[in-house]
This is a predicted structure of a 105-nucleotide RNA (TPP riboswitch aptamer (THI element)) from Raineya orbicola.
């Protein structure tokens, strides 16, 4: 010098649904919707955080998508779409690999 490596600092990016009780509040007093609170399902994470993930991309997320298939009590719950289009990086230090130069034999 190099890196689809690893760690560390720093800065940055990211999501936060779905559901059954109760209170409460709106509503056409029914549907129903909000909000608080306890729960329960996936997950790394389900509203705040000094958490969790993720920072060049074949797991961070976002769009397509109010979209396809399946399952579920229910849901971006599973899978395709999907190597798809976007998408936040610097430092230090390791390790690895190589190339040089110079000293010895």
């Nucleotide at each position: 010098a190099a890196u689809g490596u690893u760690g560390c600092a720093a800065c940055g990016g990211g999501g936060u649904g779905c559901u059954u009780u109760g209170a409460a509040a709106g509503g056409c007093u029914u549907a129903c919707u909000u909000u608080c609170a306890a729960g329960g399902c996936u997950g790394a994470g389900a509203a705040u955080a000094u958490a969790c993930c993720c920072g060049a991309a074949a797991c961070a997320c976002c769009u397509g998508a109010u979209g396809u298939g399946g399952a579920u009590a229910a849901u971006a719950c599973c899978a395709a779409c999907g190597a798809a289009g976007g998408g936040a990086u610097u430092g230090c230090a390791a390790a690895u690999u190589g190339a040089a130069a110079c000293g010895u034999g």